[in-house]
RNA sequence: GUGGUCUUAGUUCAGUUGGCAGAACGCCAGAUUGUGGCUCUGGAGGUCAAGGGUUCGACCCCCUUAGACCACC
Numbered sequence: 001g002u003g004g005u006c007u008u009a010g011u012u013c014a015g016u017u018g019g020c021a022g023a024a025c026g027c028c029a030g031a032u033u034g035u036g037g038c039u040c041u042g043g044a045g046g047u048c049a050a051g052g053g054u055u056c057g058a059c060c061c062c063c064u065u066a067g068a069c070c071a072c073c
Stems, first nucleotide, its partner, number of pairs: 001072007010025004019056001027043005049065005
């Protein structure tokens, strides 16, 4: 340089032809307990990598850019 895959919560990852952004773990509070842990209940936490386009409507489709990984040269 060429081709491909990936980027979503603090972490690991879902998200089904475009229609309210989620789970587990973690974090915070409460219940339970003599205290802690375990268990149970509730809660907070997101520029969906960045910018632009299409659309009534975009994590999802298109273009560009950045980063990670793989293959080839």
Predicted 3D model of a 73-nucleotide RNA (transfer RNA) from an uncultured Clostridia bacterium. It matches the Rfam family "tRNA". It is annotated as a transfer RNA.